[in-house]
RNA sequence: GCCCAGGUGGCGCAACUGGCAGCGCGGCUGAUUUGUAAUCAGCAGGUUAGGGGUUCGAGUCCCCUCCUGGGCU
Numbered sequence: 001g002c003c004c005a006g007g008u009g010g011c012g013c014a015a016c017u018g019g020c021a022g023c024g025c026g027g028c029u030g031a032u033u034u035g036u037a038a039u040c041a042g043c044a045g046g047u048u049a050g051g052g053g054u055u056c057g058a059g060u061c062c063c064c065u066c067c068u069g070g071g072c073u
Stems, first nucleotide, its partner, number of pairs: 001072007010025004019056001027043005049065005
């Protein structure tokens, strides 16, 4: 330099053919317990890597850039 895959809460990942951004773990609050753990109920936490475009509508499609991993030279 070229090709491929990926980037979504603190962490690991979903999100179909473009149509409400969710799940698990973790955190916080409460219940339960003599107390802790476990369990149960609830709550908070997201510029979906950045910018632009298409569209009534973009995590998803198109273009550019950045980052990570792999392959080729």
This is a predicted structure of a 73-nucleotide RNA (transfer RNA) from a Chloroflexota bacterium. The source organism's lineage runs through Bacteria, Bacillati and Chloroflexota. Model confidence (mean pLDDT): 81 of 100. It matches the Rfam family "tRNA". By type it is a transfer RNA.